[in-house]
Context: one part of a larger RNA
RNA sequence: UGACGGGGGCCCGCACAAGCAGUGGAGUAUGUGGUUUAAUUCGAAGCAACGCGAAGAACCUUACCAAGUCUUGACAUCCCUCUGACCGUUCCUUAACCGGAACUUUCCUUCGGGACAGGGGAGACAGGUGGUGCAUGGUUGUCGUCAGCUCGUGUCGUGAGAUGUUGGGUUAAGUCCCGCAACGAGCGCAACCCCCGCCGCGUGUUGCCAUCGGGUGAUGCCGGGAACCCACGCGGGACCGCCGCCGUCAAGGCGGAGGAGGGCGGGGACGACGUCAAGUCAUCAUGCCCCUUAUGCCCUGGGCUGCACACGUGCUACAAUGGCCGGUACAGAGGGAUGCCACCCCGCGAGGGGGAGCGGAUCCCGGAAAGCCGGCCCCAGUUCGGAUUGGGGGCUGCAACCCGCCCCCAUGAAGUCGGAGUUGCUAGUAAUCGCGGAUCAGCAUGCCGCGGUGAAUGCGUUCCCGGGCCUUGCACU
Numbered sequence: 001u002g003a004c005g006g007g008g009g010c011c012c013g014c015a016c017a018a019g020c021a022g023u024g025g026a027g028u029a030u031g032u033g034g035u036u037u038a039a040u041u042c043g044a045a046g047c048a049a050c051g052c053g054a055a056g057a058a059c060c061u062u063a064c065c066a067a068g069u070c071u072u073g074a075c076a077u078c079c080c081u082c083u084g085a086c087c088g089u090u091c092c093u094u095a096a097c098c099g100g101a102a103c104u105u106u107c108c109u110u111c112g113g114g115a116c117a118g119g120g121g122a123g124a125c126a127g128g129u130g131g132u133g134c135a136u137g138g139u140u141g142u143c144g145u146c147a148g149c150u151c152g153u154g155u156c157g158u159g160a161g162a163u164g165u166u167g168g169g170u171u172a173a174g175u176c177c178c179g180c181a182a183c184g185a186g187c188g189c190a191a192c193c194c195c196c197g198c199c200g201c202g203u204g205u206u207g208c209c210a211u212c213g214g215g216u217g218a219u220g221c222c223g224g225g226a227a228c229c230c231a232c233g234c235g236g237g238a239c240c241g242c243c244g245c246c247g248u249c250a251a252g253g254c255g256g257a258g259g260a261g262g263g264c265g266g267g268g269a270c271g272a273c274g275u276c277a278a279g280u281c282a283u284c285a286u287g288c289c290c291c292u293u294a295u296g297c298c299c300u301g302g303g304c305u306g307c308a309c310a311c312g313u314g315c316u317a318c319a320a321u322g323g324c325c326g327g328u329a330c331a332g333a334g335g336g337a338u339g340c341c342a343c344c345c346c347g348c349g350a351g352g353g354g355g356a357g358c359g360g361a362u363c364c365c366g367g368a369a370a371g372c373c374g375g376c377c378c379c380a381g382u383u384c385g386g387a388u389u390g391g392g393g394g395c396u397g398c399a400a401c402c403c404g405c406c407c408c409c410a411u412g413a414a415g416u417c418g419g420a421g422u423u424g425c426u427a428g429u430a431a432u433c434g435c436g437g438a439u440c441a442g443c444a445u446g447c448c449g450c451g452g453u454g455a456a457u458g459c460g461u462u463c464c465c466g467g468g469c470c471u472u473g474c475a476c477u
Base pairs, nucleotide, nucleotide: 002476004473005472007471008470009469010468011467012466013465015461016460019425020424021423022422023421026316027315028314029313030312031311032310033309034307035306042053043052064302065301066300068298070296073125077124078123079121080120081119082118083117084116088103089102090101091100092099106115107114108113127291128290130289131288132287136285137284138280139279140278141276143274148187149186150185151184152183153182154163155162156161167178168177169176193268194267195266196265198236199235200234201233202232203231204230208225209224212223213222214221239262242256243255244254245253246252318418322377323376324375325374326373327372328371334365335364336363339358340357343354344353345352346351384415389410390409391408392407393406394405395404431453432452433451434450435449436448437447
C1' cells in the first nucleotide's frame, strides 16, 4: 500500500422484510452424475457446469464402437508419363464403399506444343475433432451498470508511498456544489445511437374512408378523396425551465401549475483498470509434442436414445376463479417460391385429391387463446388428471426395428397442493392466455421474440447474501 476481521461509521441492491406465484412430493420431457456397454464420442463443474456448446443425433450430422476397404490419399501446390475430356448413362460384383466393363464426350495451335481435365507413377507433401486453454491469438463468462481505476506537473516523505480521489452537502453515479497543497487530465458515469409514449410537416400504394357519386345479399367493392387511422422519413417536445418551500446566496431536494410525458419518462445497445493460470487447441487461428498402409480416409451396421438409482431445469396436473359442449368477439410481431397455400371435393381426424393467388402493407400461413353469452357436470380419484398399454391409420424421408411426429378407437396410472429447504418478481412487472420465428425433409414441454388479460405488497434497514466509501486492529502481502 493492499487484503482480511463472528471491528466501527455512512450508503446501496428483490439482499432481507411486506406480498404474489412457484420449486422441493406426483407423472413426464430434457440435461447431468452414476452405473452398464464393443461403443454408450468430446467438452462444460459452486455462485459464473447441469433444456449448457446442440438455433433440430433415424442414415448424414459423428468426432465413438464393430466389421469390410483405401493408400499421393476426401482436399492444396509441384514433377514425369498416358489419355482426351470432365460430367453423365448402363451392366457385373458388393451389405455398402472398394474393384471391373461398356457407351457417350473438349478448346487453342506457328502442328513442336499449350490450356484444362482424368488415369497411372516417384517423392516432396497432404491429413489428424490426436495432446497441451498451465505455451498462445481471438472470443466469452464473472465480480458488475458496481462507481470505480489511473496519469502529468507540483507539494510532502530517507523510502515504499501519500496528496489529488480525503472532508461538508448532494446524486443512480469520482453526479454536481462548497472547502482544501494541490492544479489539471485520461479510461469509466452521463450524453450523443436504436425502440416505445405526444404533436407537427412531407409522402399517399398494396394501407385508410370523413364528405360526394355509383354498385351489392354483403364487403373501400368501384369512381374519387388526402381529412382520419396507419405506414416511414424529417423535425418539435422535458430543462428542476416556471411558481412556492427547504437548502450555505450552491449543488440539489420536496410540493404545485402547465403538459402526452416529468425530475435519469420506460426499454435496448453500450461493460473502466483489473480478478478468477475462469471457459474454449472440438468454431477458427496458432507454438511445441505426437500419428503417417495410420491417431489419416471411405463405407455398412450399431452407439451418442442403453437403466437399480441420484440431482438440476422445465411441462402437465391434483380441479368448480374449474372441466366439457354450443354460440360469439378483439392482437402484435413475424414467415413464405425445391415455399406459404385461399377455395372446392374426399376423410370422424391426422391427412389426401384437385386448384387460384402471392417473391407479398396486395395473396397465403391465419377461425388467436384466455374473454363474453347459454347449457351440462355437483365435490366424487369424478365429465378432475392424463401417464401407460392394445388396436387401427396418416405424414416426412432411400429407410421410422433399435430410434420420428401426428390422428382415431380403446385403456385409463400416480396425483387430493407437496418435509427440511429453496427460486423469481416492485408495473403494464408477477401471474395467466395464446401467436410467430430461427434450426429444420421430418421432429420443441427448449430457445429467441410478440401481443391479450392483468394484480398484491414495500413498515423499515435489526438480521442473511453481495457490493461501495471512510476509519480501526492486524501475527498476512

This is a predicted structure of a 477-nucleotide part of an RNA (small-subunit ribosomal RNA, 3' major domain) from an uncultured bacterium. Model confidence (mean pLDDT): 87 of 100. Its Rfam family is "Bacterial small subunit ribosomal RNA".